[in-house]
RNA sequence: CGCCGACAACCGCUAUCGGGCAGGAGCGGGGGAACCACUUUCGGGCGCAGCCCAGCUGCGUCCUCGGGGUGAAGCACGCGACGAGCGUGCCGGCCAACCUCCCGGCCGAACCCGACAGCUCACCCCGCAGGCG
Numbered sequence: 001c002g003c004c005g006a007c008a009a010c011c012g013c014u015a016u017c018g019g020g021c022a023g024g025a026g027c028g029g030g031g032g033a034a035c036c037a038c039u040u041u042c043g044g045g046c047g048c049a050g051c052c053c054a055g056c057u058g059c060g061u062c063c064u065c066g067g068g069g070u071g072a073a074g075c076a077c078g079c080g081a082c083g084a085g086c087g088u089g090c091c092g093g094c095c096a097a098c099c100u101c102c103c104g105g106c107c108g109a110a111c112c113c114g115a116c117a118g119c120u121c122a123c124c125c126c127g128c129a130g131g132c133g
Base pairs, nucleotide, nucleotide: 001133002132003131004130010024011023012021013020014019026128027127028126029125030124031123036118043063044062045061046060047059048058049057050056051055066116067113068112069111070110074090075089076088077087078086079085091108092107093106094105095104
């Protein structure tokens, strides 16, 4: 200097640079009525308490196979051992060129919540990092 990403940039205050601030503006995300939609409801372990005590209920705690969230990072089929992984197709994202078509290259990870959340006014909460050339 450039790319992905939430302008992860900007402004203010502070500080010896780095940095710091429940700061500002702006941006991103989650929860949350009616109406509408759904009726796919039920998980496991441990501890305590209560009761009509071989069971049920409540509270607390741990877990993840159910479900959910951020993100482009998904679906189907086949091989493999119902695994890891690989292949094909569809679909999604980024880059360059282009001028918005085609074509080329690359990516389709990771993490989180913890039985639980549809949409959602008011309202409430969280984040503004990280990675790469």